This is a predicted structure of a 152-nucleotide RNA (c-di-AMP riboswitch aptamer (ydaO/yuaA leader)) from Actinoplanes sp. NBRC 103695. The coordinates come from a structure-prediction model, not an experiment, and the mean pLDDT is 77. It was read from a public genome assembly, where an Rfam model found it. NCBI's taxonomy places the organism under Bacteria, Actinomycetota, Actinomycetes, Micromonosporaceae, Actinoplanes.
RNA sequence: GGCAGGCCACCACCUAAUCGCCCGCGGGGGCGAGCCGGGGAACCAAGUUCCACGGGGUGAAUCCGCACCCGCCGAUCUCGGUGGGCAAGGUAGGGAUCGCUUCCGUCCCGAACCCGUCAGCUAACUCGGUCGGUGGAGACACGGAAGGAACA
Numbered sequence: 001g002g003c004a005g006g007c008c009a010c011c012a013c014c015u016a017a018u019c020g021c022c023c024g025c026g027g028g029g030g031c032g033a034g035c036c037g038g039g040g041a042a043c044c045a046a047g048u049u050c051c052a053c054g055g056g057g058u059g060a061a062u063c064c065g066c067a068c069c070c071g072c073c074g075a076u077c078u079c080g081g082u083g084g085g086c087a088a089g090g091u092a093g094g095g096a097u098c099g100c101u102u103c104c105g106u107c108c109c110g111a112a113c114c115c116g117u118c119a120g121c122u123a124a125c126u127c128g129g130u131c132g133g134u135g136g137a138g139a140c141a142c143g144g145a146a147g148g149a150a151c152a
Base pairs, nucleotide, nucleotide: 010136011135012134013133014132018033019032020031021030022029023028034130035129036128037127038126039125044120054118055115056114057113058112063090064089068085069084070083071082072081073080074079093109094108095107096106097105100147101146102145103144104143
């Protein structure tokens, strides 16, 4: 000097998931604010599976799918038709792109879980959550355009 890794702090990103206070030696427990979600009238909507094709919730995360796998029917002799699952690939939708918004371009995500026979909307009322994950020390500085705002 370079590369890789670990810890602390700070800054920033996804997400509702942040902040304050009290108790405890500590692990941790509790309260409040903010933010988020569920249940719950009238009116409106829906009239439909009552244990079966059940139904429902959080979330952007839904749907399509030739290859391939499994099954059924027919037989035109190994072919034709059809149902289910579904890699790859795509897609409804979602995020970032370093002060704000929009557009373009670029890079990504397009999961997972929960309720337990039951829930449309929904004022009053009521019940919960506040996790987890990720990036950065570069300066000849952050992809481009338009608009607005602020400052001078």